[in-house]
Context: one part of a larger RNA
């Protein structure tokens, strides 16, 4: 001086990023036992009282000798109830500092954020507000169902059928879920516009069998049929275009001025833009930069916490909003107990390192 136990005066979280570790507390019986609940919790809330042993003795319950009695004489039936146990109790004594003596055995309690609950997950740095739920919704499918896997047969979906089965979202209950369809998606319509393959009209070129012409063993010009290279009229679905509808589809949800008899504010009034300009509810928050906002609590002292306020850089309503009782190895604050975390270290034990042999 490391580890692993123990103990510690006096204070008692002053430690520290955080009470991390540590300590408290613990059982059984009985008394009690708040807010707040979805009435089931909450709850072992909290907070307290008894507990050994010995004697005696109540009551109860197990066994069930002995002894009586009766008749139907039985492995009978009914009455007695000792002794042994089991539980609950009462009185009295009794030893210790301590009687749940050891082992073994919840630390309580208040605000508050997230997710309702129990579950799941990064096997080997994350268990968690993340994922999953049960509940709600929208959509899709009519049975050779939709989807999905496989070139394919063929499986699954289901030996089921709309109170069933695929997708998506949200996420227990509880009060709700506002407003735009102009973009993009879906879904629905069919007049009109474009619009493929298909048809192949029409016009051109090429080649020439013939026919004309000349400068005649060559050149030139026009050219049916047929073949062939283009052009491409007509027909021609769905789609897009167009019309309509649809937010629990994807998403989106304004700026400027100017007005009230103190001032400030601005119910109120213009004006521009827009598909429509954030309702309800929440709000310096898991969202707020300035920002340690401001008041307030709570502490001598307080960037966290907690209750307002709204000036919301940059909440918002199933990409859910706002609450919620229970539940959490959950994240923040506080307070009691309680302690070597710490003022401040210091001694036992026991393993090691070190020195020596």
């Nucleotide at each position: 001086c490391u580890c692993u136990g123990g103990u510690g005066a006096a204070g008692g979280a002053a430690c520290u990023a955080g009470g991390c570790a540590a300590a408290u507390u613990g059982g059984u019986a009985c008394c009690g036992u708040a807010a707040c609940u979805u009435c089931g919790g909450g709850a072992g809330a909290a907070g307290g009282u008894a507990c050994g042993c010995c004697u005696a003795u109540a009551u109860c319950g197990g066994u069930g000798a002995u002894g009586g009695a009766a008749c139907u004489u039985g492995c009978u039936u009914c009455c007695u109830a000792a002794g042994c146990u089991g539980a609950u109790g009462u009185a009295g004594g009794u030893c210790a500092c301590a009687g749940a003596u050891a082992c073994c055995a919840g630390g309580u309690g208040g605000c508050u954020g997230c997710g309702a609950c129990u579950g799941u997950u990064u096997a080997a740095u994350a268990a968690a507000a993340a994922c999953a739920c049960a509940g709600c919704a929208c959509u899709c499918u009519g049975c050779u169902a939709a989807c999905u896997c496989g070139c394919a047969a063929g499986a699954g979906g289901a030996u089921g059928u709309a109170u069933a089965g695929g997708g998506u979202g949200u996420g227990a209950c509880g009060c709700c879920u506002g407003c735009c369809c102009g973009g993009u998606g879906c879904c629905g319509g069919a007049a009109g516009g474009u619009u493929a393959a298909u048809u192949g009209a029409u016009c051109g070129g090429g080649u020439u069998a013939g026919c004309c012409c000349u400068u005649u063993u060559a050149g030139g010009g026009c050219g049916a049929a047929g073949c062939u290279c283009g052009u491409g009229a007509u027909c021609g679905a769905a789609g897009c275009c167009c019309c309509g509808g649809u937010g629990a589809a994807c998403g989106g949800c304004g700026g400027c001025c100017g007005u009230a008899a103190c001032u400030a504010u601005a119910a109120c009034g213009g004006u521009c833009c827009u598909a429509a300009g954030g309702u309800a509810g929440c709000g310096a928050a898991a969202u707020u930069c300035c920002u340690u906002g401001u008041c307030g609590g709570g502490u001598a002292a307080g960037u966290u916490c907690c209750g307002a306020c709204c000036u919301g850089c940059a909440c918002g309503a199933a990409u859910g909003g706002c609450g919620u009782a229970a539940c959490g190895a959950u994240g923040g604050c506080c307070a009691c107990g309680c302690u070597g975390u710490c003022u401040c270290c210091a001694c036992c034990a026991g393993a090691g390192a070190c020195u020596c042999a």
RNAcentral holds the full RNA, with entries from SILVA. Predicted 3D model of a 357-nucleotide part of an RNA (large-subunit ribosomal RNA, domain IV) from a marine sediment metagenome. Rfam family: Bacterial large subunit ribosomal RNA.